[in-house]
RNA sequence: CCUGCGGGAGAGUUCGCCACCUCGGUGGCGACGCCGAAGGAGCAACCCCCCGGGAAACUCUCAGGCCCCCGUACCGCAGG
Numbered sequence: 001c002c003u004g005c006g007g008g009a010g011a012g013u014u015c016g017c018c019a020c021c022u023c024g025g026u027g028g029c030g031a032c033g034c035c036g037a038a039g040g041a042g043c044a045a046c047c048c049c050c051c052g053g054g055a056a057a058c059u060c061u062c063a064g065g066c067c068c069c070c071g072u073a074c075c076g077c078a079g080g
């Protein structure tokens, strides 16, 4: 690093429009609000003459996500 198993969050199903439709819901788009644990980016100590190097669960929110489910960083076990 890879595979399998187990554990594992957060934040709206708010408003408007359209479509489908079993008339109760579903999906799409937009707006505002929000989350940080796919990914991405930034920096401390420290090293260094300079340049620069240099971590995250911290910070940013570009991406991603905000009914449920799935999945997620991270942790444990087994194997390669």
Stems, first nucleotide, its partner, number of pairs: 001080007012032001014031007033066003039062001040060003046053002
Molecule: Glycine riboswitch aptamer
Organism: soil metagenome